[in-house]
Context: one part of a larger RNA
Molecule: small-subunit ribosomal RNA, 3' major domain
Organism: uncultured bacterium
Parts: sequence; structure tokens; C1' cells
RNA sequence: UGACGGGGGCCCGCACAAGCGGUGGAGCAUGUGGUUCAAUUCGACGCAACGCGAAGAACCUUACCCAGGCUGGACAUGCUGGUAGUAGGAGGGUGAAAGCCCAACGAGGUAGCAAUACCAGCCAGCUCAGGUGCUGCAUGGCUGUCGUCAGCUCGUGCCGUGAGGUGUUGGGUUAAGUCCCGCAACGAGCGCAACCCCUGUCUUUAGUUGCCACCGGGUCAUGCCGGGCACUCUAAAGAGACUGCCCAGGAUAACGGGGAGGAAGGUGGGGAUGACGUCAAGUCAGCAUGGCCUUUAUGCCUGGGGCUACACACGUGCUACAAUGGCCGGUACAAAGGGCUGCAAACCCGCGAGGGGGAGCCAAUCCCAAAAAACCGGCCUCAGUUCAGAUUGAGGUCUGCAACUCGACCUCAUGAAGGAGGAAUCGCUAGUAAUCCCGGAUCAGCACGCCGGGGUGAAUACGUUCCCGGGCCUUGCACA
Repeated sequence: UGACGGGGGCCCGCACAAGCGGUGGAGCAUGUGGUUCAAUUCGACGCAACGCGAAGAACCUUACCCAGGCUGGACAUGCUGGUAGUAGGAGGGUGAAAGCCCAACGAGGUAGCAAUACCAGCCAGCUCAGGUGCUGCAUGGCUGUCGUCAGCUCGUGCCGUGAGGUGUUGGGUUAAGUCCCGCAACGAGCGCAACCCCUGUCUUUAGUUGCCACCGGGUCAUGCCGGGCACUCUAAAGAGACUGCCCAGGAUAACGGGGAGGAAGGUGGGGAUGACGUCAAGUCAGCAUGGCCUUUAUGCCUGGGGCUACACACGUGCUACAAUGGCCGGUACAAAGGGCUGCAAACCCGCGAGGGGGAGCCAAUCCCAAAAAACCGGCCUCAGUUCAGAUUGAGGUCUGCAACUCGACCUCAUGAAGGAGGAAUCGCUAGUAAUCCCGGAUCAGCACGCCGGGGUGAAUACGUUCCCGGGCCUUGCACA
């Protein structure tokens, strides 16, 4: 000087408390451990591994296993030599395919009148390719985490033999090393804040979306048409909030409390943004890369299998256990997105998945599309049930070369466990939790995961003693 303390003081954070909903019990989905296996490829392991790399494992992917094959190679560069029936290749044989073999036909570019030379292609040899083989304890880059925590430093000066200190401590204050005051310090940098984006109010500009607001036409009806941009909206520019104003508090300061006005207050709400560093944290399998290893194989191609195994154990989820519920019928109200090897309407067929059909749309103009919970009416009456839907049987639909291993969905039948979950444990402070649907990426197909969108919409916070994490000062120390 730091780190540490079941030392002290001060102060924060859904840290506790207060409250709401869960997990831990059930079934299923998914990841992991374990076990099994020819293989169940690899990595990730407290927080910070375990719906993680996977934003899509039937083949492919694929890195694993078995089998069949290829070797200068599936791919790059250069050198040497060779090559016209050459490159290519209909077709055929063998084969599971890859591969191997046969083979009709049969070229090209540049220079040149041509001969020919060179190139491309192919063959042989060489310098080599290739490796998801090892080492993240050799590395770059990127990332997680402490932590959006308020800290981490420097120049000069001053103090100290020195390590180092001071500044950065102190008195207040703040979300903040934020600001004020003081002070052997005076300044400065990286962080904080602000500048950026979305959202909340208004104005202007702009109107092939919106509107009977105003006029006219038309329809069973609809901005459907003429017409108009006022409103809504769209998307660009601007205004607006700064403790600016008032009151009282405070050191007359910073600042805290209350009030006015205002759509909005005291960083309005959300996002992006992550200091010096810590964990030899993670990644050689995204990529790059040193070293090592391997080169008829640890490389490459192909068929099939596996990554989907199952006595078990754990994590993360979904669906429930019902009556603020289930079922049936009717009837409303979104936002954000996607669409041309695409989205697909009306209409017809089918109980349905879906099929036929193709209008329209490259899209504020058409489509996906129905939003669902909610609301209205009816049935069920507390039962393992008109709860719940696992499992299994049968029949189908769709994608795809192909759904046996191993897809999703539909219909009929079957109806399991489950009657609110022990110890323990998680999230959340407001348009949040809870709950309800919608969209997107990936993608031929496949979502209970992920990323986004809106609808309905709570309860509680006395307080900081305690648990966890953190900040500042101080103290002890046998640790560095």
C1' cells in the first nucleotide's frame, strides 16, 4: 500500500422486509449429469455451465460409428515434361451410392497467310494441398462477470531515507469523485452526466393512408366515386423542462421540502453506451494465428447408422389439478411485422388437417388476418367430473428423393398421473407483476425455445436489526 475480520461508523441495491405470482410434487417438452452403445461428435461446469454455442440434427448439416471407395487429392499457387481424337460427353456395364470400366459423338482462345508456337483443359513428377487433430496455461480478435457499481489515474508542487502519501481525506449534498464549502495543494485525463435513438404534448411542412368533418353522386352495405386535407395518421423539421418562477429550510452555498403553471417535472419513462482492472474466466469448433502432431491417412467422397439410446439424478419451461372455471353459440376492439424460386382473397370440395381455384399485391393501396382474453346468451353444479389431457389403437393431411429408426398437423376412439406440491428456492416496485393473444428470424417441413408487438391490468414497501452483493472512512492483523 492492499487484501481480509462471526471489528466499528456512514450509505446504497427487489439485498431483506411488505406484497403478488411461481419453481421444488404430476404429465409432457427441452438441456445436462450418469449409464448404455459400434457411435450415442465436440465444447460450456457456483454466481457468470445446464431451452447455453444450436436464429431449426429425417438425408444434408455432421465434426461420431460401420461399410464401400479416392489418392497430388473436394480446393490454391508456381515449375518441368507430356498430350488431338485431347477437354467435354449422349448412352451402357458393375454397384447401395461414391467409385471403377466401356464408349458413339466431339471442341475452344491468342499471335500468325500458313506451318507452327503459346494458353485453357487433361496426364505424370516436384514445391505442396488438406486436418472441426492437440495446446484458450503460447496468442489476436470477440465475449461473460464484478457492474451502470462510482470509481481508476496523471502532470507539477509539497511531505517521507524509502515503499509511498497528499490531491481523491474533512463538513454538507447527490443517482453519481454530482455539486458546494474548506484544505499544501493547483490543475488535468479515463469514467458519471450531457450530446444519439424510441416514447409522452404542441406547431409547421407534406398529403393516392385518413375523413360525410363540409358539398355532390352511388350502393343492401362499405371513403365506393367526384371533391377536400380540417381532424386521425404517416415522417421530417422545430417548440417544450431549465429547479426557470413563488414560499419557507439551509452556511447568504450546493441542495432538500412544498406550491403555481404545464401534456410532462426535478436525471419524465425506456434504450444504446460498460473506466483502470479482476477471474492464467470463455472461445484454437466462427474467424485469424505461433508451436506440436498427421500425411494411400488424424485428409477426401459415398451408403447406412448415430447425435433422438434409458434403471436413474438435476436445471429451464409448457399444460394442469378447475366454477373469478369448462363447453357451445353470438358479437367487438390492437400493435408490430412478413410476402415474387413469395403472400395468396372470393368461391367450391372436405367434420378437419387440407385440396381445388386463382382475383389482387413487388405492397401506408393486395394478402398472411381470425387477434385472444373481454362482453352477451345458454348448458354443466363440485364429481377425478362436460376438470385435466399423457399414453395407446385406427384412419388420414402436408412438406420432402425419402417421414422405419426419427417430422408436424387433423379426425375418431382411448382416456393415465394430477385434488395446490416437504426441506428449500426464484422473479417482479407500474402501465411493472400477473394474464391474453399476434408477428418475426432460422426454415422444404418442424417452436412449449428465442427475439419483438400490443390487449386487460394489480398488491405492497413500516423500515435497514438480520441474509446476499457493493461504495467511502476508520481500526486490528501472525496474510501478500